Molecule: transfer RNA
Organism: Candidatus Parcubacteria bacterium
RNA sequence: GGGCUCGUAGCUCAGUUGGCUAGAGCACCGGUUUUGCACACCGGAGGUCAGGGGUUCGAAUCCCCUCGAGUCCA
Numbered sequence: 001g002g003g004c005u006c007g008u009a010g011c012u013c014a015g016u017u018g019g020c021u022a023g024a025g026c027a028c029c030g031g032u033u034u035u036g037c038a039c040a041c042c043g044g045a046g047g048u049c050a051g052g053g054g055u056u057c058g059a060a061u062c063c064c065c066u067c068g069a070g071u072c073c074a
Stems, first nucleotide, its partner, number of pairs: 001073007010026004019057001028044005050066005
């Protein structure tokens, strides 16, 4: 330098024939319970879907560029 895969919550990930309001588990916060802690149950907060642009009535999803990670080739 080139090819391929990938980037979604603090962490691990789902969501991809374009359309519910963007989700789950763990972690975090509060409550119930307990003498107290843990467990369990209930509730809550947390996101520019890597960044920018384009197509479209509508984009996490399709196209282009850039950045970053992994892998292969040179």